[in-house]
RNA sequence: CUGGCUGUGCAGUCGCGGGAGGUCGAAUACCGAAUACGAGUCUCUCGAGGAAAGUCCGGACACCAAAGGGCGCGGGCGGUGGGUAACGCCCACCCGGGGAAACCCGCGGGAAAGUGCCACAGAGACAUACCGCCGAUGGCGCGGCCAUUAGCUAAGUCGCGCACAGGCAAGGGUGAAAAGGUGCGGUAAGAGCGCACCGGCAUCGCGGUGACGCGGUGGCCAGGCAAACCCCGCCCGGUGCAAGGCCAAGCAGGAUCGACGACCCGGCCCGGCGAGAUCCAGGUGGGCCGCAUAGAUGGAUGACUGUGCAAGACAGAAUCCGGCUUACAGGCCAGCU
RNA sequence: GCGCCCGUAGCUCAGUAGGAUAGAGCGGCGGUUUCCUAAACCGCAGGUCACAGGUUCGAAUCCUGUCGGGCGUA
Numbered sequence: 001c002u003g004g005c006u007g008u009g010c011a012g013u014c015g016c017g018g019g020a021g022g023u024c025g026a027a028u029a030c031c032g033a034a035u036a037c038g039a040g041u042c043u044c045u046c047g048a049g050g051a052a053a054g055u056c057c058g059g060a061c062a063c064c065a066a067a068g069g070g071c072g073c074g075g076g077c078g079g080u081g082g083g084u085a086a087c088g089c090c091c092a093c094c095c096g097g098g099g100a101a102a103c104c105c106g107c108g109g110g111a112a113a114g115u116g117c118c119a120c121a122g123a124g125a126c127a128u129a130c131c132g133c134c135g136a137u138g139g140c141g142c143g144g145c146c147a148u149u150a151g152c153u154a155a156g157u158c159g160c161g162c163a164c165a166g167g168c169a170a171g172g173g174u175g176a177a178a179a180g181g182u183g184c185g186g187u188a189a190g191a192g193c194g195c196a197c198c199g200g201c202a203u204c205g206c207g208g209u210g211a212c213g214c215g216g217u218g219g220c221c222a223g224g225c226a227a228a229c230c231c232c233g234c235c236c237g238g239u240g241c242a243a244g245g246c247c248a249a250g251c252a253g254g255a256u257c258g259a260c261g262a263c264c265c266g267g268c269c270c271g272g273c274g275a276g277a278u279c280c281a282g283g284u285g286g287g288c289c290g291c292a293u294a295g296a297u298g299g300a301u302g303a304c305u306g307u308g309c310a311a312g313a314c315a316g317a318a319u320c321c322g323g324c325u326u327a328c329a330g331g332c333c334a335g336c337u
Numbered sequence: 338g339c340g341c342c343c344g345u346a347g348c349u350c351a352g353u354a355g356g357a358u359a360g361a362g363c364g365g366c367g368g369u370u371u372c373c374u375a376a377a378c379c380g381c382a383g384g385u386c387a388c389a390g391g392u393u394c395g396a397a398u399c400c401u402g403u404c405g406g407g408c409g410u411a
Base pairs, nucleotide, nucleotide: 001335002334003333004332005331006330008308009307010306011305012304013303014302016047017046018045019044020043021042022041023040024038025037049314053325054324056323057322058321059320060319061240062239063238064237068270069269070268071267073266074236075235076234077233078232079093080092081091082090083089094108095106096105097104098103109231110230114229115228116225117224118223130172131171132168133167134166137165138164139162140161141160142159143158144157145156180198181197182196183195184194185193199221200220201218202217203216204215205214206213207212244289245288246287247286253280254279255278256277257276264272265271309312338410339409340408341407342406343405344404347363348362349361350360356394365381366380367379368378369377387403388402389401390400391399
C1' cells in the first nucleotide's frame, strides 16, 4: 500500500414475536354453544446488519386495454473488451495525472459543424498592433556625380536622413490563457520562410478483437470552456406494495363534459382504445391476501446476574432482490513495496 | 413507507445561461437633535452563501456526496 474475514463470546434466570404439535376451555372489561377459535398453559423450533441507513441507480412484481410508431419534444449514460436479468455496477486492459515504489485517482466521446462565454487588465481573447523592429520597395528632404570656360539645371544615378505610404509579429508589456516550443540558418526587419530535435494533427504500413501502441511520410500547426447550448453514439412508456386484489359494513345525491369519441396511452403528430371523466356533497375509515426459511401493523428480536479479554464502535428490517454511496471502536488473516 | 421541494446577515428576502468588494428592508450599535423618549438624519458592525469534495483561470450560481428542514400521498 492492497485484498479478504470478523465486529463481544460462554453459562444461568426472566421476558417478547412467528411457526408446528399437545393440553386446557373463556383465561379478553363481561357473556358464550361448538372447537372451526384463542388472549391461558406445555414442548419443540426460528428470530436484524455489514451497512438493515441515504433512497442514488438497475430490476422483479403489480396496475394503467396492448405497452405502438415518428419528432430539429424531454430525460439519462459516455475510453475499449468482457461479465450480468439489468445497471450509472463489477473484472481486465488502454490513455492521462500523482507517487521513490507497491499502488492510487479520473462525470475519460466531439472545441477541425454551428452558437455562446472568456470579468478586470491588455493594442488584441481568435482576432489585433500600444511600445517596439525595419523601411529592401515607393515618397519627401539634403548632398555628390552627370555637369562643360564660369555659373545654374532636368531626367538619371549614388549616398545620407525622415518614418509619410508600407512591411513584421522576434522582443517588451497585460493576462488564467496571446497564432506550436528550443536552437541554427535566413532576412531590410521578420516569420515553419528553410533545416535539426521535441509536441500535436493528418495519412500509410505493421501489431492488437478493440481502446491504442510502434515506425515511415507530410510544415498540415488548429486557443480554452460541452459538470454552457449543442453535435455524435447508445438507452428510456407512466405510477409505486399507501402498487394492487378479495370480503364485510355504510350513504344521497348534484353540476359540467362525453359515441360530432370524452378520459387515457409523460409532450406534439400519427395511430389506438371505447364509456365513462372531472368537481362538489354524503358514507366508511374494519378484516384478509399481496408478505418472504425474521417478519409486524401500537409495530417482536430484550433485561439482569456470573464469567473471559484492557475495551466492545456505527447502528436496527417493513414488498423483495442486485449494486453504489455514506457511518464505523477494535481484532484477525494473506499478499506486495 | 413512497414521491417531491428548499437551505444567502438576528428576521424577511434579492442576486442563479459563472466574473472577482455578495446587496436591500426591518432589527442591533454609536452619534446629532430633545429636559427625556419616540420619530427624523448621519455613520458603523454583522455572512466560511448549510457542510465537504470536484469541474473551471474563476463557483452563492454547475456536478457529486453528506447534514438539516418542509410539503404531498391511504